[in-house]
Notes:
This is a predicted structure of a 172-nucleotide RNA (Lysine riboswitch aptamer). Its Rfam family is "Lysine riboswitch aptamer". Its family is annotated with lysine biosynthetic process in the Gene Ontology. The model forms 100% of the base pairs in the Rfam consensus. It was read from a public genome assembly, where an Rfam model found it.
Parts: sequence; C1' cells; structure tokens
RNA sequence: CGCUGAGAUAGAGGCGCGGUUUUCAUCAGUACCCAGCGGCAAGGCCAGGCAGCCGCCGCGGGGGAAAGGGAACGCCGCCGAAGCGCCGAAGGGGGCCUGCCGUUUCGGUGCUGGGCCGUCGGAGAAUAUCCGCCGGACUGUCACAAAGUUUUUGUGGAGCGCUGUCAUGGCC
Repeated sequence: CGCUGAGAUAGAGGCGCGGUUUUCAUCAGUACCCAGCGGCAAGGCCAGGCAGCCGCCGCGGGGGAAAGGGAACGCCGCCGAAGCGCCGAAGGGGGCCUGCCGUUUCGGUGCUGGGCCGUCGGAGAAUAUCCGCCGGACUGUCACAAAGUUUUUGUGGAGCGCUGUCAUGGCC
C1' cells in the first nucleotide's frame, strides 16, 4: 500500500419523520335539554344471553355541546427518523358475560431509502385526513457501464444502506 472481518462516533437526504401548545374550521344546528302538537303500543339502549333503565317515533319552536379525526403557525425530540402487517400478552371504551368493533401499551417477527401524484382497498361523519398494495415520474445514495469526463446519461441495489473520523482482528 492492497484485500477482508467486526466496531465506536459524527453526519447527509427534504414538500424528511414523530410528538405537542395555541388558534381555526369540521363534527353540527347533530347528540342532548325545555315546553307544545300529532301518531303508535310496537319497541329502544352494537349481536346473542342476563340484569337494569326508558314509553317510542315524528313535526315545527326555544337553547345547544364534546370526544375522536384535521389544517396552520410555533416549539420539542429526531434521520429506522418512523409507519404498517402477523403472532402473543396486558389495559381501557361500547352496562355485565361471550362475540364483535374501535383504541393504547409491551414483547417477538416480517416489510418499507424518502416524499409527491393516481387507481383500488381499509379506517373515518366526511368529498377532510390517515394507512396499505400496485403504477408513475421525481429525489438522495452506492455499485457497474458509457459519453461530449471534476459532470451527464443508462442499468442495477437497498437504510442490515451511504459519507467523514477514530481505533482494531486476520491475510498477502
């Protein structure tokens, strides 16, 4: 000097990721409350069972929310940031049990480099927004190849990646 193995640490990507205060809109003139009028005796409270409660529905009138979800500015923590699928466990909501549907946390495992746009599917009150598959162009990065060679183009790969620094084992 070269090859190779296993580390520590600092970084980069950009409409980058997550959390959160405040404000605003939505939810919604809905739920619910009040009085009035009309109709019905069946029923309502997720499904079945049990128990309990309530008469129920409609109309117009007077009052009238909240949670979850979202947007913007800011702040905080960050760059497998984080998200999602499956399995298991626990908590909490829907009265109790079983089921089912949301939801939170933890453990295991797998997938995704990143955001954007579109179809479809799921969640959702939603035409908001979020999540997933697929497709598209864009973008960062590495490898290889080519060219008009300090750049550009093409192909391919994946974050178990890439770049810098430090230290280290083995081989020649």